RNAcentral holds the full RNA, with entries from ENA, Greengenes and SILVA. A computed fold for a 349-nucleotide part of an RNA from an uncultured bacterium, annotated as small-subunit ribosomal RNA, central domain.
Context: one part of a larger RNA
Formats: sequence, structure tokens, C1' cells
RNA sequence: CUGGGUGUAAAGGGCGUGUAGGCGGAGAUGCAAGUUGGGAGUGAAAUCCAUGGGCUCAACUCAUGAACUGCUUUCAAAACUGCAUCCCUUGAGUAUCGGAGAGGCAAGCGGAAUUCCUAGUGUAGCGGUGAAAUGCGUAGAUAUUAGGAGGAACACCAGUGGCGAAGGCGGCUUGCUGGACGACAACUGACGCUGAGGCGCGAAAGCGUGGGGAGCAAACAGGAUUAGAUACCCUGGUAGUCCACGCUGUAAACGAUGAAUACUAGGUGUGGGAGGACUGACCCCUUCCGUGCCGCAGUUAACACAAUAAGUAUUCCACCUGGGGAGUACGUCGGCAACGAUGAAACUC
Repeated sequence: CUGGGUGUAAAGGGCGUGUAGGCGGAGAUGCAAGUUGGGAGUGAAAUCCAUGGGCUCAACUCAUGAACUGCUUUCAAAACUGCAUCCCUUGAGUAUCGGAGAGGCAAGCGGAAUUCCUAGUGUAGCGGUGAAAUGCGUAGAUAUUAGGAGGAACACCAGUGGCGAAGGCGGCUUGCUGGACGACAACUGACGCUGAGGCGCGAAAGCGUGGGGAGCAAACAGGAUUAGAUACCCUGGUAGUCCACGCUGUAAACGAUGAAUACUAGGUGUGGGAGGACUGACCCCUUCCGUGCCGCAGUUAACACAAUAAGUAUUCCACCUGGGGAGUACGUCGGCAACGAUGAAACUC
């Protein structure tokens, strides 16, 4: 390289957008680049192969044939691919109508709770644990009542419920804004799929500058436990957690399952929409989109998957090729740094 693979054995890029490229719906006509058939030229000789011959055989060698799978050129065909023109509507998109949603951004508002402060009542404990102690408290704590401050998070509703490409999103209101879905079939007429690079987004922790700081809490301190205890438990507590702007670019970024399209038994929940039937919002029947469970065929090493496929096929991308060494070294690129990306070998089993 070929082949075979990628849920769990090595292997799906964290996710999108999109460039080049690859691939691409129905019909008609033409061209003839690919394609197919015929002819011509060439494809040196030797070699290889086949059949004969010559050395006593063989190696070796001679002759003839085949072959040299290729290239050039010419004639023809027009199914398929391509190219050009015309045309179609089912793929794709647009318009109209409709309802659903923690989708995003910004501003404002609300109540519960914790903590702190002030004042009142009140008195000796509180707190904490397996048990304690450190700690707090007669300078009046804990408890309780009233008032105030401030920050963060939004109980119930809440649901294998919803939305989003993924990360993720949950109090309420308003403004701005993205997407999906259903109905209809008016418009465009293949405008599509995938996507190396590129560009953008990307939890938490971390970094820079400036704010903020209630609770929680790495580090740290103390008390316990213990043989020890740089832990688990307890009392404290700083970064951080929050906000603005910028950086970082990684996760068991998981469905450990790339995207798209088509096809292939059923059953049962649930969310959104439409139609029918009905007195009727219900129930029922049909249908589209999403989200779960069970299950046939089929697949699978098994577990399991099973119309949301890991089934049957096609297209495109990414990735794997024994374990360790190692996601290391070196180089390069990125980053303020931390570090990230790319990514070996010797050696060893």
C1' cells in the first nucleotide's frame, strides 16, 4: 500500500460554519473528453512463456510462435459518466398562517434562606462529635422579636418533560434576537450532501486588569483520630467561586456510537402540531416532528443494538494497526504563564 476495522477489545475529530476537493434527482437533444468495438503504426534485441532441435543428460544454446497487458493515430457506437442547451418538481430553499420552548443577549424587579450590624426581651451556656477538643460566650453569646446592610443562588411547579450544533440553559417582567415544528402548496427550479486546510463557538479549573465578596472553600492554622496522619472528622480560613473586558482551548467535551439520504414486523408511554369522527375541550381513528421503554427479522465475540440501528445500502470526512517506553523527547506553531497542538526513536516484553 492493499485488506480489515472504529458502543465496551487499538480507533469518531468537543461542536459548528464553510474553501478546495469528492459525490449528487426526473426528462429531451447535441458533442464525443472518459468508456466500448474495429483498423494502422510502434512496442529493439536479449529475457519470460509454449512447441520443436543441438551438445550422451542437464545447465547452456538454436529456431519458430505467442507475448510485450503500453503508447500514438484513425474509423465507428452513444447505454453509462462528463460537457453544452432546453425543460420538470419529488431533493433544497422562499412566502403565508399557526401554536410550543430553562435557545441567546441586555435591563429592571421579587420573595425565602445564610451571614453581618443596630435595638429590645432574656441568662449561662452555645457549638461540634463516634466520643471529644480547638472555637464562641457574663465586655451578655446561643435562643427570640423588630429594623437595616450586602452578596450569591432561585424551593415547590419539575417530568428517561422542553430548548440548543456542542459546551450548556431553570424566580418574574420588558426589550432585542437565533433556530426548530405543523398546516398550506403560491414562488425559485437541483440552488444539494460531505468537507482536508481556514474561521468561529467551546464546562470546570487557571491567567491578566479593575470591581465585588454573603455562603462555600484548594492552600494554610489549630483541635481530634492514629504507631504515624503532611488525610478522612471538627473549629477557623486565603485565593477562588460572582461581575466587566481580555486570554487559555482542555474534560469519562459520553450515547465512550461522525454527518447525510433511502429502505426494513409490531407494541406501549410521553412532549409539540394538524386532520377526521363526536353534543364535546375528553376518549377514539389518521398523520408529521421530537423524546423513552419493550420487541421480530437481521447484526454482534458476547453484552447488547433493533425505524433515534450497532440491520440493509450509497456518498464524504476523521481515526486505528501489539503492550511498555509515551501523549514522553526533539523540532515547529500557539500562549503572559500554566500549558496546549503536532508527535518519534533507541531499548524492552